The prediction has a mean pLDDT of 83. This is a predicted structure of a 1475-nucleotide RNA (small-subunit ribosomal RNA) from an uncultured bacterium.

[in-house]
RNA sequence: AUUGAACGCUGGCGGCAUGCCUAACACAUGCAAGUCGAACGGUAACUGGUCUCUUGCUUGCAAGAGAUGCAGACGAGUGGCGAACGGGUGAGUAACGCGUGGGGAUCUGCCUUAAAGUGGGGGAUAACCCGGGGAAACCCGGACUAAUACCGCAUAAUUCCUGAGGGGAAAAGCAAGCCUCUAUUUAUAUGCUUGCGCUUUAAGAUGAACCUGCGUCCGAUUAGCUUGUUGGUGGGGUAAAGGCCUACCAAGGCGACGAUCGGUAACUGGUCUGAGAGGACGAACAGUCACACUGGGACUGAGACACGGCCCAGACUCCUACGGGAGGCAGCAGUGGGGAAUAUUGGACAAUGGGGGAAACCCUGAUCCAGCAAUGCCGCGUGUGUGAAGAAGGCCUGCGGGUUGUAAAGCACUUUCAGGGGGGAGGAAAGGCCAAAAGUUAAUAGCUUUUGGAGAUGACGUUACCCUCAGAAGAAGCACCGGCUAACUCUGUGCCAGCAGCCGCGGUAAUACAGAGGGUGCAAGCGUUAAUCGGAAUUACUGGGCGUAAAGGGUGCGUAGGUUGGUAUAUAAGUUGGAUGUAAAAUCCCCGGGCUCAACCUGGGCAGGUCAUCCAAGACUGUAUAUCUAGAGUACAGUAGAGGGAAGUGGAAUUUCCGGUGUAGCGGUGAAAUGCGUAGAUAUCGGAAGGAACACCAGAGGCGAAGGCGACUUCCUGGACUGUAACUGACACUGAGGCACGAAAGCGUGGGGAGCAAACAGGAUUAGAUACCCUGGUAGUCCACGCUGUAAACGAUGAAAACUAGCCGUUGGGAGCCUUGAGUUCUCAGUGGCGCAGCUAACGCAUUAAGUUUUCCGCCUGGGGAGUACGGCCGCAAGGCUAAAACUCAAAGGAAUUGACGGGGGCCCGCACAAGCGGUGGAGCAUGUGGUUUAAUUCGAUGCAACGCGAAGAACCUUACCUAUUCUUGACAUCCUAGGAAUUUUGCAGAGAUGCAGAAGUGCCUUCGGGAACCUGGAGACAGGUGCUGCAUGGCUGUCGUCAGCUCGUGUCGUGAGAUGUUGGGUUAAGUCCCGUAACGAGCGCAACCCUUAUCUUUAGUUACCAUCAUUAAGUUGGGGACUCUAGAGAGACUGCCGGAGUUAAUCCGGAGGAAGGCGGGGACGACGUCAAGUCAUCAUGGCCUUUAUGAAUAGGGCUACACACGUGCUACAAUGGACAGUACAGAGGGCAGCGAAGCGGCGACGUGAAGCGAAUCUCAGAAAGCUGUUCGUAGUCCGGAUUGGAGUCUGCAACUCGACUCCAUGAAGUCGGAAUCGCUAGUAAUCGCAGAUCAGAAUGCUGCGGUGAAUACGUUCCCGGGCCUUGUACACACCGCCCGUCAAGUCAUCCGAGUUGGAUACACCCGAAGCCACUGACUUAAUCCCGAAUUUUCGGGAAGAGAUGUGUCGAAGGUGUGUUUGAUAAGGAGGACU
Repeated sequence: AUUGAACGCUGGCGGCAUGCCUAACACAUGCAAGUCGAACGGUAACUGGUCUCUUGCUUGCAAGAGAUGCAGACGAGUGGCGAACGGGUGAGUAACGCGUGGGGAUCUGCCUUAAAGUGGGGGAUAACCCGGGGAAACCCGGACUAAUACCGCAUAAUUCCUGAGGGGAAAAGCAAGCCUCUAUUUAUAUGCUUGCGCUUUAAGAUGAACCUGCGUCCGAUUAGCUUGUUGGUGGGGUAAAGGCCUACCAAGGCGACGAUCGGUAACUGGUCUGAGAGGACGAACAGUCACACUGGGACUGAGACACGGCCCAGACUCCUACGGGAGGCAGCAGUGGGGAAUAUUGGACAAUGGGGGAAACCCUGAUCCAGCAAUGCCGCGUGUGUGAAGAAGGCCUGCGGGUUGUAAAGCACUUUCAGGGGGGAGGAAAGGCCAAAAGUUAAUAGCUUUUGGAGAUGACGUUACCCUCAGAAGAAGCACCGGCUAACUCUGUGCCAGCAGCCGCGGUAAUACAGAGGGUGCAAGCGUUAAUCGGAAUUACUGGGCGUAAAGGGUGCGUAGGUUGGUAUAUAAGUUGGAUGUAAAAUCCCCGGGCUCAACCUGGGCAGGUCAUCCAAGACUGUAUAUCUAGAGUACAGUAGAGGGAAGUGGAAUUUCCGGUGUAGCGGUGAAAUGCGUAGAUAUCGGAAGGAACACCAGAGGCGAAGGCGACUUCCUGGACUGUAACUGACACUGAGGCACGAAAGCGUGGGGAGCAAACAGGAUUAGAUACCCUGGUAGUCCACGCUGUAAACGAUGAAAACUAGCCGUUGGGAGCCUUGAGUUCUCAGUGGCGCAGCUAACGCAUUAAGUUUUCCGCCUGGGGAGUACGGCCGCAAGGCUAAAACUCAAAGGAAUUGACGGGGGCCCGCACAAGCGGUGGAGCAUGUGGUUUAAUUCGAUGCAACGCGAAGAACCUUACCUAUUCUUGACAUCCUAGGAAUUUUGCAGAGAUGCAGAAGUGCCUUCGGGAACCUGGAGACAGGUGCUGCAUGGCUGUCGUCAGCUCGUGUCGUGAGAUGUUGGGUUAAGUCCCGUAACGAGCGCAACCCUUAUCUUUAGUUACCAUCAUUAAGUUGGGGACUCUAGAGAGACUGCCGGAGUUAAUCCGGAGGAAGGCGGGGACGACGUCAAGUCAUCAUGGCCUUUAUGAAUAGGGCUACACACGUGCUACAAUGGACAGUACAGAGGGCAGCGAAGCGGCGACGUGAAGCGAAUCUCAGAAAGCUGUUCGUAGUCCGGAUUGGAGUCUGCAACUCGACUCCAUGAAGUCGGAAUCGCUAGUAAUCGCAGAUCAGAAUGCUGCGGUGAAUACGUUCCCGGGCCUUGUACACACCGCCCGUCAAGUCAUCCGAGUUGGAUACACCCGAAGCCACUGACUUAAUCCCGAAUUUUCGGGAAGAGAUGUGUCGAAGGUGUGUUUGAUAAGGAGGACU
């Protein structure tokens, strides 16, 4: 884009079309083919007339009865024509069925033209009548009768047959008019005229039959088919050619250019689509064919083997009196059924057409119309203008507004269509009738023609169309809105419900589900489903491919076929052009015309073939002939070679055997063991046997078609190359089938068997180890003969030919040149590397093409299923070749890119390892966590990167948890209103919150109205929430990691993703710097700038300091400004200098100077990003939830529990120590609800006391390890201090749950800690104490401070983490990835399958209806003939002919048997896909 559509929602009108695609299933009822009286005998019905009779009566009329075919007409019948057309359907058919173009051996009613004729006879038979049978359908007998029914005779223009003499064959009348002739009696016909018929013949037209070239679906898993088959002769048959049929003869005919068989199918003009070529289809309309319940058959006829005819058989239905009969909607309506699905049991012959008729006319479900259906196409309408307060309502909102939206309302108009009323074309003209004229004729009949006239004929139809009336009145939906694809928000839902054409959406903020608002698209329709073509160059003729994506056959030889060098001539098959015929109409296209337009209808034209015939051309292809040498081949002379086959020969090595020497191991592995060995191995020497393979040479080398070929010699043999240019003269290339060769393994028979070695055995390894490793070992490997026929049979690259830059090797020849060489230049044939153009998706290929062309063959068409099943062929088997489908997935695949990863590689770093020191893990205790428990043990943190973490401090409070008791505008905020200052305080009840009852108190500002703060009561907006979501978030933080990285602009390269820069060579702590460089620059990081510390200078000098002077118990005081120190400002360090190394660089090494040296030490500082890392319980915050509770208050309890497990610490286990005594030296901090001195008391915690100090002044505050001395003597101790008892101190409303400290007493485990694991590189580890924050009190934690003060680093192999480069990848939520197979369960498709049951078909046989044909004694028989008898009718016999009967051939259906093929089903089995 389209449809004969269907379904869902919706639906105003009209025009034109279309309407059982399924069950060729079955059909009730009605209709669909009749007509002619001008062919005939007639008269049942209807009408009229005539005659007779009767009745009523007024001439005459009316009524009744009877007779009469007399007339109009006409039921049934005889006869003629029609019924073979028209209408329906598409079952069958792969065919001369259809299409197209030809052909000759034919027929043709009615029609046209022409010729001739139409004479004279005969006998029957329906109807009717009588009789009979039967339920019926219908049938039988007797008697009568007519014809345009039937049969002879005559004639024969012509026709047919022929033996060429001859012979055979016709006919029918009817109607109208007339009386001139004829016949006669008026009057008529047997006469005449005309018309219509009839017979014979010739021709035409129309229709039909037959033959033929070409075209006409799929399957080769259908390869051979055929016996009347192919041809001939004779005969038969037909309208006609012909094996169409038959007898005989011959053995042919068809087929790879697809026979036969199977499946499917009516064919065409055309229709749909497409740019076209094509592809799909064959409704309606038109042409052809076939069919008419199924199968067979003929009859009649011009025509049928006959839809509304006949006979037979079968199935089905109906009637029946059971004896027998009837039927065929795939005609029009209609019914049932089937189905997703398809209409009225309508009107009319008015028109067009058909049949009959002389005509009127009759018939016509053909046809014309109407009805139903949005089924399609086309047209129209559902209003138009104005209208901002931008109404109300809805929706959204950032709360301001926005949007629906000029939309509505309102105002002003219009009236198509529908509705009411009225008018009103065209489809109608012919025929018939009347009149006139002409022709025919004797004629004014009749007939024919022409002209004129009158009246009639319409189913549709309430037509089309026109006028008028009223009133915006009666008339809009459907789908969609994530991308493709035009159109976005809210609410609900919460991987549910659902959506989905593909991708995909939905797990609490869904533009994707559902609803709503809004929007977009189309519109009386809109969507969905189904189907066809297109896009799809995705079967590629136009117009594709095959190195790696699917795809080159394993290789050659060669048949058919395809293709084929130069020149000349001829020809004209192909080719090109023209002409003629034809290619029906309709359709498409062009130009017109008619319906108001359009759809639609219609006139004219163009075009269309792989068609047929003829003519022309002669380039190209073909064909024929002649010729040539460039392709190809031959000859001659040479060359290289693991080319092939056969026979023989050789040495090294392994093994075995024999012998000698010799002794305890050998062998084997990562390490071992099995194994061998004292019966003498291994090792070594000599000898022998046997089999297999041939070191070095050896090379990217050579040969071969491929597989493949490697010691040497001989014989046989194939091919290649070079040179010469003698010969042949296109002999060529490719190659479906076919034939041959074809690694390894395997198979058969017979040999052989040293080594190696599937299977197998043992030993190891391992969780296991049916493996890898080891020790053994059989087939096999080897030979001969035969089979198999496959490989990653690979260059993953078919063969042949030509052309298209080069450079460098190498193998085998040849030629030229000279300087004669391991020379050089050129050339032919091979074989390699690199590279340009070009090609390629890229990788890459590139004269050995994957470039540019030509010829031929093979092969491919998404992945899996599957190279499988079935079938066939081959094979001894194993198996091979050929080769599907169901089902299933939305991918599979190629090349390249960036990352990530690797038990890949290279370089480098880090307390990463190593080297060291000290710990943890064992004990007791402290603390945190898990678990358990509990009313609650609140919550969070969970590998590193949770666990002395949030918590810098839970007895109450904190507190979020639990129990109990209470409150509800609330403990807290804002607003309103009323009252009251606020505030202080007493008593009672209660665990308290709270409740009740009192008392004191009247403040501040003021413009005198009131106001501010506070308290109490009330109403409602609201408060409140440590409730949920850290996976909705902000902020903050951890981590990789203080690792050196992460990026950008412009340029360049690439189809692109991307790359380059950022890689490389050096160097650094560093992407730090230098050099190089298609890159040049830049940014965030690094470093530096900041703080602190180490040195110095300067300024200043109190509370700090004190060298000199004075003074004191004391820097206490005077004094000093030197020193220390304090805190301001500066200096200093930069590889600056020297030497060496390095690329003259960066930089490194060493040195000097210096307080400090190469970043001096420490801190703060954390790139792009990762982990949906942590935190909604710091805070903030979206959404959700709660609101007499998940909020608030109070008391008590809990967070402190305790079989257990883990983390982090403290104290120890002791002598480098414990205890006692004496004694020395810090730094940095804190202090007013505070630090608190001296003194006094207490063993002590502490109490008392109060001086001083908001602090360089006072105080906390005694530093400790250390040093000196004494003691202990290796012990569970004079170690260790847990635990427990008693007595106390302090803080605090309050130490019971549940604080710290003191004294006395008690004195547990523990004697240095398994596997494992942590920290640390210098003022560091270790060790020692001090201070602070939090805090009423409560550190073994945390954060700071100083004292003492080490050991070690060879080095980067390994473990962990990281950086850069490179490589592989099937990974990309990225190795915690991906992914394979078994097993288990389920579902579905397929195959096999003991079987069972249908369909189709072949062959053989049996039976054999109807019917045609052939024969048929006896039987029956009007016409014609013969004989006889009678003669008025007639009768008998015979002949011919006919009929009937019987027989035979063929023959449908049926039956039996054997096969083939196909479908359904099935126990069970196999196996694939999915989960």